Transfer RNA, 73 nucleotides, folded computationally.
The sequence is in RNAcentral, with records from ENA and Rfam.
Its mean pLDDT, the model's own confidence on a scale to 100, is 81.
Rfam family: tRNA. Its family is annotated with triplet codon-amino acid adaptor activity in the Gene Ontology. It is annotated as a transfer RNA. Rfam describes the family as follows. Transfer RNA (tRNA) molecules are approximately 80 nucleotides in length.
RNA sequence: GAGGAGUUAGCUCAAUUGGUAGAGCGUUAAUCUUACACAUUAAUGGUUAGAAGUUCAAGUCUUCUACUCCUCA
Numbered sequence: 001g002a003g004g005a006g007u008u009a010g011c012u013c014a015a016u017u018g019g020u021a022g023a024g025c026g027u028u029a030a031u032c033u034u035a036c037a038c039a040u041u042a043a044u045g046g047u048u049a050g051a052a053g054u055u056c057a058a059g060u061c062u063u064c065u066a067c068u069c070c071u072c073a
Stems, first nucleotide, its partner, number of pairs: 001072007010025004019056001026044006049065005
């Protein structure tokens, strides 16, 4: 330099042809216990990397930028 993949909650990851952004773990509180742990219940969670465009509607489609990984030179 060329090509490809990825970026979503504190962490690991979903989101089926564009139609209300979710799960597990975690954290907090209550119950339980002498206490802790376990367990149960409830709560807590997001400018979907950034910007622009298309659309009634974008995590999803298009373009640019940034970062990470892989392949080739």